[in-house]
Context: one part of a larger RNA
RNA sequence: GGAUGAACGCUAGCGGCAGGCUUAACACAUGCAAGUCGAGGGGUAACAGGGAUUAGUUUACUAAUUUGCUGACGACCGGCGCACGGGUGAGUAACGCGUAUACAAUUUACCUUUUACAGGAGGAUAGCCCAGAGAAAUUUGGAUUAAUACUCCAUGGUAUUAUCGGAUCGCAUGGUUUGAUAAUUAAAGUUUCGGCGGUAGAAGAUGAGUAUGCGUCCUAUUAGCUAGUUGGUAAGGUAACGGCUUACCAAGGCGACGAUAGGUAGGGGUCCUGAGAGGGAGAUCCCCCACACUGGUACUGAGACACGGACCAGACUCCUACGGGAGGCAGCAGUGAGGAAUAUUGGUCAAUGGAGGCAACUCUGAACCAGCCAUGCCGCGUGCAGGAAGACUGCCCUAUGGGUUGUAAACUGCUUUUAUACAGGAAGAAACUUAUCCACGUGGAUAACUGACGGUACUGUACGAAUAAGGACCGGCUAACUCCGUGCCAGCAGCCGCGGUAAUACGGAGGGUCCAAGCGUUAUCC
Numbered sequence: 001g002g003a004u005g006a007a008c009g010c011u012a013g014c015g016g017c018a019g020g021c022u023u024a025a026c027a028c029a030u031g032c033a034a035g036u037c038g039a040g041g042g043g044u045a046a047c048a049g050g051g052a053u054u055a056g057u058u059u060a061c062u063a064a065u066u067u068g069c070u071g072a073c074g075a076c077c078g079g080c081g082c083a084c085g086g087g088u089g090a091g092u093a094a095c096g097c098g099u100a101u102a103c104a105a106u107u108u109a110c111c112u113u114u115u116a117c118a119g120g121a122g123g124a125u126a127g128c129c130c131a132g133a134g135a136a137a138u139u140u141g142g143a144u145u146a147a148u149a150c151u152c153c154a155u156g157g158u159a160u161u162a163u164c165g166g167a168u169c170g171c172a173u174g175g176u177u178u179g180a181u182a183a184u185u186a187a188a189g190u191u192u193c194g195g196c197g198g199u200a201g202a203a204g205a206u207g208a209g210u211a212u213g214c215g216u217c218c219u220a221u222u223a224g225c226u227a228g229u230u231g232g233u234a235a236g237g238u239a240a241c242g243g244c245u246u247a248c249c250a251a252g253g254c255g256a257c258g259a260u261a262g263g264u265a266g267g268g269g270u271c272c273u274g275a276g277a278g279g280g281a282g283a284u285c286c287c288c289c290a291c292a293c294u295g296g297u298a299c300u301g302a303g304a305c306a307c308g309g310a311c312c313a314g315a316c317u318c319c320u321a322c323g324g325g326a327g328g329c330a331g332c333a334g335u336g337a338g339g340a341a342u343a344u345u346g347g348u349c350a351a352u353g354g355a356g357g358c359a360a361c362u363c364u365g366a367a368c369c370a371g372c373c374a375u376g377c378c379g380c381g382u383g384c385a386g387g388a389a390g391a392c393u394g395c396c397c398u399a400u401g402g403g404u405u406g407u408a409a410a411c412u413g414c415u416u417u418u419a420u421a422c423a424g425g426a427a428g429a430a431a432c433u434u435a436u437c438c439a440c441g442u443g444g445a446u447a448a449c450u451g452a453c454g455g456u457a458c459u460g461u462a463c464g465a466a467u468a469a470g471g472a473c474c475g476g477c478u479a480a481c482u483c484c485g486u487g488c489c490a491g492c493a494g495c496c497g498c499g500g501u502a503a504u505a506c507g508g509a510g511g512g513u514c515c516a517a518g519c520g521u522u523a524u525c526c
Base pairs, nucleotide, nucleotide: 001526002525003524004523006522007521008520009519010518013380014379015378016377017376018375019373020372021338026336027335028334030333031332032331035080036079037078040077041076043073044072047071048070049069050067051066052065053064054063055062056061087291088290089289096216097215098214099213100212101211102210103209106208107207111204112203113202114201115200116199117198119153120152121151122150129142130141131140132139133138159184160183161182162181163180164179165178166177167176168175169174189196190195217263218262219261224254225253226252229251230250231249232248233247234246235245236244266288267287268286269285270281271280272279273278293314294313295312296311297310316327317326318325319324344370346369347368348367352366353364354363355362356361383414384413385412386411394404395403396402397401420462421461422460423459424458428453433448434447435446436445437444438443470515471514472513473512474511475496476495477494481510482509483508484507485506491498492497
């Protein structure tokens, strides 16, 4: 000198864009953050409409009862989603990450292309109803009912398995393709008739898994480490290879090219600095990994050993009728604590994206916005021109007088960014859908509908210099000097050093210098 997720002191007009618990992976009140589908199902708790019956004197109207008939729909069965998105960096020195390869050792729901198929039968169960237990959380028994829930039979292939062959290729184990025989395994309907779905196979895409080469902090005041350890055979297990697991056999395997042990740490793209080589960092944004009160375990599922799922154990907190139960903010806000220190218990699904749905739509603290903070970067303003009796005050001096503050002020003219008031007022939104038309392609055209931000940005008019400057420093390094006070005191100080009676170094004043809505100090890195 540059830099910062900064903090502190003094000061402060505005806007744009960004950023905002670096500490206690400490504990959490409250609200929200994952639902959706009635075009799978039985149904009807609520709302709306219709029908029926009864009552109010009659049509009308009103009220009560009843009816799933309709729009819809609480709870329930079922499907898909909840493995994404969002958070954090505790652990991890590791194939964790980065990079380059391999899978002849693998899997992949939804999506795309394509081939074939969808015949028949059955038993339950939730809900509803009835009867209970319990303070509650919750739960028991009985009767009855449905499905795209479940089960069985049939059919079936380039599916799987076993046996026997043929052809061909390679990269070692082997791969690809093909023939025969035997065995085994499928399916689901709904409909507004347009569709939406179901089963099996093949291919693609996407995601995931696994293996390997190289790279990846400090300590030798850590020198030896290892028993499923290293390898083989067999079996089991896995989507898959493998001591992954087990039995038996052998005695191996790693290490001064640093094993093992200890300490520290998420890794990378990137960021800071530097001419570079290097050195330092890993906030925001993106990719990967790990974790979800602590430890363990599996279930479901295409995918988890699952942040807002389950079970067990532990610590903690809460409820209790003392018998027993409930919970997990490292999601968004917010609270306490810790700390030098870090924001609102806000708005909207309008856009982008996600889940479900044929769709309308619903949900979405993802996201988009707004609020707070000079935390940073950038931009703008706090006026401009003229104006010498070089006014007054202040300060200084060699003091009847000069110098300086200083064109500075007053005064004259001008401008109006900005501020204030008033008026107008966006783009971001064309899709989905609906309607009409053309049309028969995987279509096209026109119109309608939809804005949180926001009456915001922006534009115009009026008004009047009006609404807006500070901080640090002035001995040398280092730009900027005098007076007064003090008298080795009070104090300053980054280093050298200054102060003991004329201190440009302390304190005040005048003047000056440098930056400027900031200026200094502290901390850290180069």